Predicted 3D model of RNase P RNA and transfer RNA as a complex of 502 nucleotides.
Model confidence (mean pLDDT): 77 of 100.
Rfam match: Bacterial RNase P class A. Rfam classes the family as a ribozyme.

RNA sequence: UCAGCCGGCCGGACGGCCGCUGCCGCGCGAACCGGCUUUGCGGCCACGAGCGCGCGGUGGAGGAAAGUCCGGGCUCCAGGGAUUGGCGGUGGCGGCUAACGGCCGCCGGGGGUGACCCCAGGGAAAGUGCCACAGAGAACAGACCGCCGGCGCGGGGCAACCCGCAACGGCAAGGGUGAAACGGUGCGGUAAGAGCGCACCGCGCCUCCGGCGACGGAGGCGGCACGGCAAACCCCACCGGGAGCAAGACCGAAUAGGGGCGGCGCGGAAUGUUCGGCGCGUUACGCGCGCCGGGCGCUCCAGGCCCGAUCCCGGCCGCCGCCCGGGUUGGUUGCUCGAGGCGCUGCGCAAGCGGCACCCCAGAUGAAUGGCCGUCGCGGAGGGGCAACUCUCCAGACAGAACCCGGCUUAUAGGCCGGCUGACGUC
RNA sequence: GGGCGGUUAGCUCAGUGGUAGAGCACUUCGUUGACAUCGAAGGGGUCACAAGUUCGAACCUUGUACCGCCCACCA
Numbered sequence: 001u002c003a004g005c006c007g008g009c010c011g012g013a014c015g016g017c018c019g020c021u022g023c024c025g026c027g028c029g030a031a032c033c034g035g036c037u038u039u040g041c042g043g044c045c046a047c048g049a050g051c052g053c054g055c056g057g058u059g060g061a062g063g064a065a066a067g068u069c070c071g072g073g074c075u076c077c078a079g080g081g082a083u084u085g086g087c088g089g090u091g092g093c094g095g096c097u098a099a100c101g102g103c104c105g106c107c108g109g110g111g112g113u114g115a116c117c118c119c120a121g122g123g124a125a126a127g128u129g130c131c132a133c134a135g136a137g138a139a140c141a142g143a144c145c146g147c148c149g150g151c152g153c154g155g156g157g158c159a160a161c162c163c164g165c166a167a168c169g170g171c172a173a174g175g176g177u178g179a180a181a182c183g184g185u186g187c188g189g190u191a192a193g194a195g196c197g198c199a200c201c202g203c204g205c206c207u208c209c210g211g212c213g214a215c216g217g218a219g220g221c222g223g224c225a226c227g228g229c230a231a232a233c234c235c236c237a238c239c240g241g242g243a244g245c246a247a248g249a250c251c252g253a254a255u256a257g258g259g260g261c262g263g264c265g266c267g268g269a270a271u272g273u274u275c276g277g278c279g280c281g282u283u284a285c286g287c288g289c290g291c292c293g294g295g296c297g298c299u300c301c302a303g304g305c306c307c308g309a310u311c312c313c314g315g316c317c318g319c320c321g322c323c324c325g326g327g328u329u330g331g332u333u334g335c336u337c338g339a340g341g342c343g344c345u346g347c348g349c350a351a352g353c354g355g356c357a358c359c360c361c362a363g364a365u366g367a368a369u370g371g372c373c374g375u376c377g378c379g380g381a382g383g384g385g386c387a388a389c390u391c392u393c394c395a396g397a398c399a400g401a402a403c404c405c406g407g408c409u410u411a412u413a414g415g416c417c418g419g420c421u422g423a424c425g426u427c
Numbered sequence: 428g429g430g431c432g433g434u435u436a437g438c439u440c441a442g443u444g445g446u447a448g449a450g451c452a453c454u455u456c457g458u459u460g461a462c463a464u465c466g467a468a469g470g471g472g473u474c475a476c477a478a479g480u481u482c483g484a485a486c487c488u489u490g491u492a493c494c495g496c497c498c499a500c501c502a
Base pairs, nucleotide, nucleotide: 001423002422003421004420005419006418007417008416009415010414012376013375014374015373016372017371018370020060021059022058023057024056025055026054027053028052029051034045035044036043037042062398066409067408069407070406071405072404073403074244075243076242077241079313080312081311082310083309084308085307087240088239089238090237091236092106093105094104095103096102107121108119109118110117111116122235123234127233128232129229130228131227144175145174146171147170148169149168152165153164154163155162156161183201184200185199186198187197188196202224203222204221205220206219207218208217209216210215248333249332250331251330258324259323260322261321262320263319264318267301268300269299271297272296273295274294275293276292277291278290279289280288281287303317304316305315326501327500328499340359341358343356344355345354346353347352379394380393381392382391383390384389428498429497430496431495432494433493434492437451438450439449440448445482453469454468455467456466457465475491476490477489478488479487
């Protein structure tokens, strides 16, 4: 100098004018309320909070506010415990964390000359299933071409023997198919071959050593028995109740405190009170007694109510689901101080944890955080100049809080800083 | 703001690991004097896009884009 890898950061700055919004302070105004006065209308005084207007001060989007993919806080579904099943998720090991599918360190595998990067990375000797097409054969496999053997037939040759054909038997080295062909390479061996034998590599088992562990190393044994797929069912281990601020709570206004269907449970028993009907007593009304039915209250049993089932403690009661209607489109709260930020420091390789000091940093709700101008700076294009430099024009992304946090993922003009690798050149 | 679902031929939809299909529509031919109907034949696909798992993906997993549906309060 060129090419590249990794990590961190910024997302224009300053000033002027005009605007939007939360909070605080001050001033003014009007109404209600209160006091005085008046027969009354009215007038005067005072004003805590609230309302309107004005002035001043102060705060006002992001690294992703986004996707809603994970995890939590918070709220409601009434709460708690045990066992089991289903469903969903996660998946090397150790650590961090409120928690996580996140992060850090390490292990194993793969890629790159390298810096470094990637991996849903448990189990395929528990079971089931799948492996299309091609191919002889696709998982207790198989023989198309091929190699070999002796016999038979035919041909050639003086002969040894050679060639061809058919059936039988042996083999799996070579060819061929396929994503994948039942260990690989080499030597021996054999009629040809083959873990048939041996050496190395791979694989499996056992022992010892190192490590918290994943795992690594060494030695011995086994001739190979065990193809791939679990982002197929499944098995193992661990985790998980559901819904979401339009959750939930309060005030105000208005309406018909309405109706239908289904399920649990066709609810049942006893009692008090009330209403209606019937009968009896009373001359009759009223009243009293008895029976039946409906409403309400209380008690007991049964039943229902947090994914299903069972059990226990304890609680509430008609509950749950679907559909058709009626009314409103207001306000307050939840609401922003939080696993918060920043600086120094201790421990730790790191993620992170602890201590001290300082700070308060958006809370809108048809939804604020903007527009214009000037100067400077950055980037691009063009012109002038030997150069430093200067002039003109253009561009400035992705995107915007909506209960709040920790992550992941995706989008992003342009720029800055640090560390490292490879190649070439010069000293 | 929150919660769900979908995307396959021009349209409406099947297809849930192994060469992408049906109905309607379109084109050509036949039938008719001509048209419709009918009959025969044919064309037409980035399975929304990208990455991964797998020998192999419309299908399984993840991300992105687009479209659609539902959720207010009171009695």